A computed fold for a 74-nucleotide RNA from a Bacteroidaceae bacterium, annotated as transfer RNA.
NCBI's taxonomy places the organism under Bacteria, Pseudomonadati, Bacteroidia, Bacteroidales, Bacteroidaceae.
RNA sequence: CGGAAUAUAGCUCAGCCUGGUAGAGCGCUUGCUUCGGGAGCAAGAGGUCGUAGGUCCAAAUCCUGCCAUUCCGA
Numbered sequence: 001c002g003g004a005a006u007a008u009a010g011c012u013c014a015g016c017c018u019g020g021u022a023g024a025g026c027g028c029u030u031g032c033u034u035c036g037g038g039a040g041c042a043a044g045a046g047g048u049c050g051u052a053g054g055u056c057c058a059a060a061u062c063c064u065g066c067c068a069u070u071c072c073g074a
């Protein structure tokens, strides 16, 4: 320098192909239960979807640039 992949909740990931307004498990908080802890049950909080734009009635999703990480080639 060229090519490819990945990025979404505190962690691990799904959702993207086929646009319809964001989820799961674990973890965390509160309550019930227990002498207490753990386990179990119920409820809740938590995400400008890497970043900047574009298209669209509507973008995590489609298009373009850029940053980071990983891989391949030179």
Stems, first nucleotide, its partner, number of pairs: 001073006010026004020057001028044005050066005
The coordinates come from a structure-prediction model, not an experiment, and the mean pLDDT is 82. The sequence was found in a public genome assembly.